Small-subunit ribosomal RNA from a metagenome, 1484 nucleotides, folded computationally. The sequence is in RNAcentral, with records from SILVA. The coordinates come from a structure-prediction model, not an experiment, and the mean pLDDT is 84. Rfam family: Bacterial small subunit ribosomal RNA. Its family is annotated with ribosome and structural constituent of ribosome in the Gene Ontology.
């Protein structure tokens, strides 16, 4: 620091995802040791049990328990009991101090909180300092005793008693109150020691210590006030009545509406009040380069809470976690009357949950409470236990070791890899284990002693030293030593890309994986396993969460023409910003100083644990706030001025600027009249409609409404919407010129307010034309459309609403700067050859264009450039211009505006293709012009379908269908039925065997295959041992027309014999790409020429090859009676737009001509670019994988491939007279032949048969038919046509039944030129005619060759089909057989509405009102004080008033759950209907 993912590819925008760090974590697999940390994030859910706050006998009365001592009794002689508060001590009680700290939790709280900085009207136990005291009395109450009640908890009555408990009195420097005269108010003692004196022998007294009282100050702690900061929601906009302030009073420690009475009507709020939701705050923690963002565990500071709610008491301090009272819920005990309780202390239990530990040890240390102290208490704390929860450290060995072992895995079978890894050899011993040894954490206190302080004091006490004596939970610890032995110690994830790491097997869109893209449908580096590898390591992965990457909320640091995004346009409030000069001030700003910013943490420098984590010392930092002193450039504020911004005045000027009134002509329609007659109108074509009741047409007159031709112009005006006949009136703004004046008066503009096309709404008019809806006619599969005929709202006017548009320049407003060129509108100045032209200036409106900008397209002084100020808006697509709520509206609807859910894209610009019912140019038997056909009939062949035991398989638009098949009776043959066989054939290799071997093979059985085995029977070499070959057996193998042509090779078809397809270098572009290859001509051709940021090149085209046509030449079997020639086989020549004329850019080339056998590629063939169709073929061959192996192999017999209601394709024969039949007669070429072709002769009507010459071939076979010459038939189902059928035959063949060809006789079907449609052909071609060959025993209407006869037509490129080039549009790229929209149907999901229903929250009104403070109070009760002895003062109980928790009732508000039914939305490989959009998408 980036990467993956939208596309065929590209650039951009934009989201999603990943790599990093982190955690109080959890889960999965695994797990050696130690150190240091951390450990209920959920139910502030409920809690069994134990412990967590006591202490003081030096405050007190005392003595229940224990111990010691003394005494006594009993006996069991070491035990029990009794006595003694005299001793150590001490239960319960009175009293003091402490239970307000420490410990826990984060429910509540958005400010009564916290943080930072300040402030004044306060309190403060224990502590420190100072001052002054501590005198003298009194009356009670617990404990206790007696008694009563109760199950218990506990309570009542009577009586006794102490105090540092309680109450007066005295005293009062200071203290408090005050009317300044005065008035008021305190205390407590206890202990140690002791010389003198006194003594009732207790003490007094003195002294010391600890206490106590009053007061001042401090320290500490606490309370209060102020400012600033502190989450989200405006779909929460108004809130507030003790509310805001004042006066007075009350209350408090203290200010204050804190409370009350009265008075005033304020206070808060867009700088966000109120309301709702969420939340303890901070130091800090995590992340980040930082700015920020998220969090607030452990540690530390503050706050709040203690089962829920309320309340006070005590106290220095509480409205109190382990206190009290009341209400409520819950739990427990109960004798049913009543009681008890509060783990959010430490452990622990249940529950919840993905999830979080021991009912441990010790007060040794640090601290706390009490105490004079010893000490006691302390789940604070220190330790230990559990947990890989985290961080840090260590180890699981080291060296050597190639036969590169075995095994595993892979393999191209050679080997490779695991791998120096192991084994082996030589070493070491950290850690763990065993044994030993062993610091520090401990300093005190106590005792003793020296000195000092205090004192009257050598005492006591205090302080500082020396000595002595002890005190350790951890702990079998740390550390060290010895011993033995490699011994006890490695896993987890990943390996398609991102992202380091690859192979095999299994599976077969299954099982599964997946963070994103995406893998899996038979060769998966992506699933599962294995081998190997990579990464980290006592851990590794996954999940969750935060920050980062994300400049993806942009302060640092983004954008808004087309990607999301400029309000439709003005005016204008608040706010923000603001010209020049000068002066003051010092708020902002800048600098210095001071205070504060707790400690810990982070950072730096040191130190301590062997190191590190960790701990520790110092520093820095804490970017902040406050106070103060300075600086004055800039900003602000105040003063004074200026004129360049802005404005006013004067004079001109252009204009569809706005409003009102009036006027005008053309046209449409209607009405009246005239003329006139049969149609008009309308369309692609029609029809509906109008018209003989007189239309349309035409003339005259009239009515009425609406709109204003020409002028008219990327011309004008206006803020925008918008504005177009003419005249008048009223009125806004702009521009220009010259001066004068004001003196910053300015710009923008959240809210607000006004204007605002069309359509629509309301009321009233108006209504000619046009025209939603509607009707009819067409079109269509349908046509609720497009087209036509009609036609109502509306369009028009007045007034009032609506408030939206692709309200667009998809571009907010203002001001400044930055090259030009050229039109045009308005005004001014100047020049001139003065109507017209030129120069210049200000203001508009266009086109092009430099720099610059932009993703590109493009923008470019009218910016989308450069900088500035203000406003608005955006943050992935869909859901959604939606729901709910609110505001506006008569309504329609508008404005504001989410979420769940879903996708990994959606999008912009440009590129290359492909496509278009887009355009241009061009070609082709593509059309047209012709000829002959097919489609109708019969038959042949092929295919589909059907049938069948089987009808083997493949080929299926063009590019399957007389195709594979150049020929199925058996064979072929792959299919079916039945029979047989384990190898029928082949190849190596290995093991074992073989002697009359190999081989041949009769009879019998059988359909054959086969079985069977009589009989016959000679291998080669040899060193004679044997070896080779053969044969038999076993193993490995063979075999398969089984599957996959979508795993393949090869071959082939098609576009297409179309003219195209590319590359190198250069140039242009961010890039995909472009250029070249486009353009102007020309050609059959990317053929050639010219031009050109291109220059060259390759594969194609052409040519080179074969053949035919002319000539020359060489050779020649045959042929001929012979020679030449023809001919056969070779070799050459010839044709190149070479020549002439014309056209053309005088280029390519084209047109015409000459010569020539042939003329512009002379005719024909072979030859098929890059590629397309996953085109065809595993059944021609080859081949990967897979399946089969007594069968899917192989052998055989018979059958089938030949079936037959039907449909299609390709052909043959015909339908006749250009013909049929009969007779005669003429002329070919290419070919083939010994298992063959067969002359000739004879026989047969004939197919053919029998004999048989010749030919291994220019020698023999060997010969055409149409044609021509005659005759006959005479338009008819015929003397046409020949199917079908019967009979008789011939030939081939082992065999013609299924199932061959041919012959003869007989029979004589359909068919009278073939609908829609469709095929071939441009010259020796079509058409007609026959002949040969291959296959082949036989079988040809097919295929492929050969010759004979031998035409017609082509104006031309509008149209159909196919193709090429350029261009254009595109939402297509599997590329139009594309993409894609909506309803309906089905399933699933989330969500809105909804009669209702259930729950929650906070208020309000009223009722009731516990405990409790405060207030009132006749009667009642009462120890201290007063008292004249009655009472008083004071207090208490009771009653009562205000307030008030919980509760109840009521009507509303808000939020949430649920709901019959219902609305839309989203998603879902193959549902239905259409075809709306993308091309002119077929109506832009």
């Nucleotide at each position: 620091a980036g990467a993956g993912u939208u596309u065929g590819a590209u650039c951009c925008u934009g989201g999603c995802u990943c790599a990093g760090a982190u955690u109080g974590a959890a889960c999965g697999c695994u797990g050696g040791c130690g150190g240091c940390a951390u450990g209920c994030c959920u139910a502030a859910c409920a809690c069994a049990u134990g412990c967590a706050a006591g202490u003081c006998g030096a405050a007190c009365g005392g003595a229940a328990a224990c111990g010691a001592u003394g005494g006594g009794a009993g006996c069991u002689u070491g035990c029990u009991c009794c006595c003694a508060g005299g001793c150590g001590u001490c239960g319960a009680g009175u009293g003091g101090c402490g239970g307000a700290c420490g410990g826990g939790u984060g429910a509540g709280u958005a400010a009564u909180a916290c943080u930072u900085a300040g402030g004044a009207a306060u309190c403060u136990g224990c502590c420190c300092a100072u001052u002054a005291g501590u005198g003298g009395g009194g009356g009670a109450c617990a404990a206790c005793a007696u008694u009563c009640g109760g199950a218990a908890a506990c309570g009542g009555a009577u009586g006794c008693u102490a105090a540092u408990a309680c109450c007066g009195c005295a005293u009062a420097c200071g203290c408090c109150c005050u009317a300044c005269g005065g008035g008021g108010g305190a205390a407590a003692g206890c202990g140690g020691g002791g010389g003198a004196u006194c003594u009732u022998c207790g003490g007094a007294c003195c002294u010391c210590g600890c206490g106590c009282u009053a007061a001042u100050g401090g320290a500490u702690g606490a309370g209060c006030c102020u400012a600033a900061g502190u989450c989200g929601g405006a779909u929460u906009a108004g809130c507030u009545u003790g509310u805001u302030g004042g006066u007075g009073a009350g209350g408090u420690a203290a200010u204050g509406g804190c409370u009350c009475a009265c008075c005033a009507a304020g206070g808060c709020g867009a700088c966000g009040a109120u309301c709702c939701g969420u939340a303890g705050c901070u130091g800090g923690u995590c992340u980040g380069a930082g700015a920020g963002g998220a969090c607030g565990a452990u540690c530390a500071g503050c706050c709040a809470c203690a089962c829920u709610g309320g309340g006070a008491c005590u106290g220095a301090g509480a409205c109190a976690c382990g206190g009290c009272c009341c209400a409520g819920a819950c739990u427990c005990c109960u004798a049913c009357g009543g009681g008890a309780g509060g783990c959010a202390g430490c452990a622990g239990u249940g529950g919840g949950g993905a999830a979080u530990a021991u009912u441990g040890g010790a007060c040794a240390a640090u601290g706390g409470g009490c105490g004079c102290a010893a000490g006691c208490c302390u789940g604070a704390u220190c330790c230990a236990g559990c947990a890989a929860u985290g961080c840090c450290g260590c180890g699981u060995g080291u060296g050597u070791g190639a036969a590169g072992a075995a095994g595993g895995c892979c393999u191209g079978c050679g080997g490779g890899u695991u791998g120096u890894a192991a084994a082996g050899c030589a070493c070491u011993u950290u850690c763990a284990g065993u044994a030993g040894a062993g610091a520090a954490g401990a300093a005190a206190a106590g005792c003793c002693u020296a000195c000092g302080g205090u004192u009257a004091a050598u005492a006591a006490c205090c302080g500082u030293g020396a000595g002595u004596c002890u005190u350790g939970a951890c702990g079998u610890a740390a550390c060290c030593u010895a011993c033995a032995g490699a011994a006890g110690a490695a896993g987890c994830a990943c390996c398609g890309g991102c992202u380091a790491a690859c192979u095999c097997c299994g599976u077969g869109c299954c099982a599964g994986c997946a963070g994103c893209c995406g893998c899996g449908g038979u060769a998966a580096u992506a699933c599962g396993g294995a081998g190997g590898g990579u990464g980290c390591a006592a851990g590794c992965g996954u999940u969750a969460a935060u920050c980062g990457g994300a400049a993806u909320u942009a302060c640092u640091g983004g954008g808004c023409g087309u990607a999301a995004a400029g309000c439709g346009c003005g005016c204008g409030u608040a706010g923000g910003c603001g010209g020049c000069u000068u002066u003051g001030u010092a708020a902002g700003u800048c600098g210095g100083a001071u205070g504060u910013g707790a400690a810990a943490g982070c950072c730096c420098c040191g130190g301590g644990c062997u190191u590190a984590a960790c701990c520790u010392g110092g520093g820095a930092a804490u970017u902040g706030c406050a106070u103060u002193c300075g600086a004055u450039a800039c900003u602000g504020c105040g003063g004074a001025g200026c004129u360049a911004g802005a404005g006013u005045a004067u004079g001109g000027u252009a204009g569809a600027g706005g409003g009102a009134a009036g006027u005008g002509g053309a046209a449409u329609u209607c009405c009246g009249g005239g003329u006139g007659u049969a149609g008009c109108g309308g369309u692609g074509a029609a029809a509906u409609g109008c018209g003989u009741a007189g239309a349309u047409a035409u003339c005259c007159g009239g009515a009425g409404g609406a709109a204003c031709a020409c002028c008219a112009g990327u011309g004008g005006c206006g803020a925008a919407g918008g504005c177009g006949a003419c005249u008048u009136c009223c009125u806004g703004g702009g521009c220009c010129a010259a001066u004068a004046c004001u003196g910053a008066c300015g710009c923008u503009g959240a809210g607000g307010u006004g204007c605002g096309a069309a359509a629509g709404c309301g009321u009233g008019g108006g209504g000619a034309g046009c025209a939603a809806a509607c009707a009819g006619g067409a079109u269509u599969a349908g046509a609720u459309a497009c087209c036509c005929u009609g036609g109502u709202a509306g369009u028009c006017c007045a007034c009032g609403c609506c408030g939206u548009a692709a309200a667009c320049g998809a571009u907010g407003a203002g001001a400044a700067c930055u090259a030009g060129a050229u039109g045009u509108c308005g005004g001014g100045g100047g020049a001139a050859u003065c109507u017209g032209u030129c120069c210049u200036u200000c203001g508009g409106u266009g086109u092009c264009g430099c720099a610059g900008c932009u993703a590109a397209c493009g923008c470019g002084u009218u910016a989308a450039g450069u900088a500035u100020c203000c406003c608005g808006c955006c943050u992935g697509g869909g859901g959604a211009c939606u729901a709910c709520g609110g505001c506006c509206g008569c309504a329609a609807g508008g404005c504001u505006a989410a979420a769940g859910c879903u996708c990994g894209a959606a999008g912009g610009a440009a590129u290359u293709g492909a496509c278009g019912g887009g355009g241009g140019c061009c070609c082709g038997c593509a059309c047209a012009a012709g000829c002959a056909g097919c489609g109708g009939a019969g038959c042949g062949u092929g295919u589909g379908g059907u049938u069948u035991a089987a009808u083997u398989c493949g080929a299926u638009g063009a590019u399957a269908c007389g195709c594979g098949a150049a020929g199925a009776a058996c064979c072929u043959u792959a299919c079916c039925u039945g029979g047989g066989u384990u190898g029928a054939a082949c190849u190596a290799c290995g093991u074992g065997g073989u002697a009359g071997u190999a081989g041949a093979g009769a009879a019998g059985c059988g359909a054959a295959a086969g079985u069977g085995g009589a009989u016959c029977g000679a291998c080669c070499c040899u060193u004679c041992g044997g070896g080779g070959a053969g044969c038999c057996u076993c193993g490995a193998u063979a075999g398969g027309u089984g599957c996959u042509g979508c795993a393949u090779g090869g071959c082939u078809g098609u576009c297409g014999u179309c003219a195209g397809c590319u590359c190198g270098u250069g140039u242009c572009g961010u890039g995909a790409g472009a250029u070249g290859u486009u353009g102007g001509g020309u050609u059959a051709a990317g053929u050639c020429c010219c031009g050109c940021a291109a220059c060259g090149a390759g594969c194609g085209c052409a040519a080179c090859c074969c053949u035919c046509g002319u000539c020359g030449u060489u050779a020649g079997u045959u042929a001929u009676a012979c020679g030449u020639g023809u001919c056969u086989a070779g070799c050459g020549a010839g044709a190149c737009u070479g020549c002439c004329g014309g056209u053309a850019u005088c280029a390519a080339a084209c047109c015409g001509g000459a010569g020539g056998a042939a003329g512009g590629u002379g005719g024909g063939g072979a030859u098929g670019a890059c590629g397309u169709c996953a085109a065809g073929u595993c059944a021609g061959c080859a081949u990967g994988g897979u399946c089969u192996u007594u069968a899917u192999g192989u052998c055989c017999a018979g059958g089938g491939c030949u079936a037959c209601a039907c449909a299609c394709a390709c052909g043959c024969u015909a339908c006749a007279a250009u013909g049929g039949c009969u007779g005669g007669u003429a002329c070919a070429a290419c070919a083939g032949g010994u298992u063959g072709c067969c002359a000739c002769a004879u026989c047969g009507c004939g197919a053919g048969a029998u004999g048989g010459a010749g030919c291994u071939a220019a020698u023999c076979c060997c010969u055409a038919a149409a044609g021509c010459c005659a005759g006959u038939c005479u338009c008819a189902g015929u003397u046409c046509g020949g199917a079908u059928u019967g009979c008789a035959g011939u030939c081939u063949g082992c065999a013609a039944c299924u199932c061959g060809a041919c012959u003869g006789c007989a029979u004589g079907a359909a068919g009278g030129u073939g609908g829609a449609g469709u095929u071939g052909c441009u010259a020796g071609u079509a058409a007609c005619c026959g002949c040969g060959c291959g296959u082949c025993a036989g079988c040809a209407u097919a295929g492929u060759g050969c010759g004979g006869u031998g035409a017609a037509u082509g104006c031309g490129u509008u149209c159909c089909c196919g193709g090429g080039c350029c261009u254009u549009g595109u939402a297509c790229a599997c590329a139009c057989c594309g993409c894609c929209c909506g309803u309906c149907a089905c399933a699933u999901c989330a969500u809105g509405g909804a009669a209702g229903u259930c729950g929650g929250u906070a208020a309000c009104a009223c009722c009731u009102g516990a405990a409790g403070u405060c207030g009132g109070u006749g009667a009642c009760c009462u120890a201290a004080c007063c008292g004249c002895a009655a009472g008083g003062a004071a207090g208490g109980a009771g009653c009562u008033g205000c307030c008030u928790a919980a509760g109840g009732u009521g009507g509303g508000a808000c939020c949430g759950g649920u709901a019959a039914c219902u609305g839309g939305g989203a998603u879902g490989a193959a549902g239905u209907c259409g075809u709306a959009a993308c091309a002119a998408g077929g109506u832009a």